[in-house]
Formats: sequence, C1' cells, structure tokens
RNA sequence: CGCUCGAAAAGGCACACUUGGCGAAAGCCAAGGUCGCAAAGCUAUGGGCCUACAGUGACUUCACUAGUCGCUAUGGCUGCCAUGCCGCCGGA
Repeated sequence: CGCUCGAAAAGGCACACUUGGCGAAAGCCAAGGUCGCAAAGCUAUGGGCCUACAGUGACUUCACUAGUCGCUAUGGCUGCCAUGCCGCCGGA
C1' cells in the first nucleotide's frame, strides 16, 4: 500500500410520522424527526415490486365529453436483491 474482515474511534445518512410544496398516482423535494444502516454514497444496467394521467378493450347508457372493470410504462422504488463506480477508520 492492496484485498478480506468489521473490534474501537471520529464522523455520516435518516425509516415511520408531522408540516409545506410538486405530481393523475406511485412517488419526489425541503424542514422537523431518529427505526435502523459499514456503503442506508452514486448508478434504473439486470431481476422484482408500485402506480395508470394518457392510450386501449369490455360493460353500462337512447346517446354521451359520464361511470365501472381489465390491459398497458414512456412514470416510479437503490432503505427489495444484484451489477457497475467511488469511498472514512484499522485491532484481531
């Protein structure tokens, strides 16, 4: 110095929830908050999951710009798993 590993130390992040904002929604941003996290740093590349404005099929209707159900990601989740990239500390 590197890899593995995760004792100690110094720090870091911030679940749920609350308030405000954006969004059709999922969800995201900010402030508060602190369940937890050795990558709970970045990456939507693979898998998985969530949502369905719009589109589309069906039903309903005299008809409909109305209602209901289904399909559908170009929307989203990295604190679901994995990949890739970077990284603090250093006992056994």
The prediction has a mean pLDDT of 87.
Predicted 3D model of a 92-nucleotide RNA (c-di-GMP-I riboswitch aptamer) from a Chloroflexota bacterium.
It matches the Rfam family "c-di-GMP-I riboswitch aptamer". Gene Ontology term of the family: cyclic-di-GMP binding.